[in-house]
RNA sequence: CGUGAUUUUCGGGGCGGGGUGAGCCUUGCGGGGCAAUUCCCGACCGGCGGUUACAGCCCGCAACUCCGGGGAAAAAGCCCGGACCGAGCCGGUGGAAUCCCGGCGCCGACGGUAACAGUCCGGAUGGAAGAAAAUUGCU
Repeated sequence: CGUGAUUUUCGGGGCGGGGUGAGCCUUGCGGGGCAAUUCCCGACCGGCGGUUACAGCCCGCAACUCCGGGGAAAAAGCCCGGACCGAGCCGGUGGAAUCCCGGCGCCGACGGUAACAGUCCGGAUGGAAGAAAAUUGCU
């Protein structure tokens, strides 16, 4: 250095800015007040590995949701397998870039909510792709 095992640590970011007013409260029926981080405008964010050079939108993985099997009295946790799984072009530089630079654009699980959520609350002080370190076996 390579490879196997065990243990430990780490392992997701982002608006209460402006407008509107469904609806609610109130009234002396003229009106007055409350009301969306969900709508409209604007702003902001980007897990992990790979890729001839740095990637939310190139390839793959994980997460969320669902299904089957194992175990179990049963259910959940757990283990194994499967389904599902969003979105980018043009120009420039270069040996090489859908990764850099410039321009314009696009995407974002489930449940909750006085009204539709990438950004609020919740499962989650959770789990995982994976990263690092220590100890140890083998060559």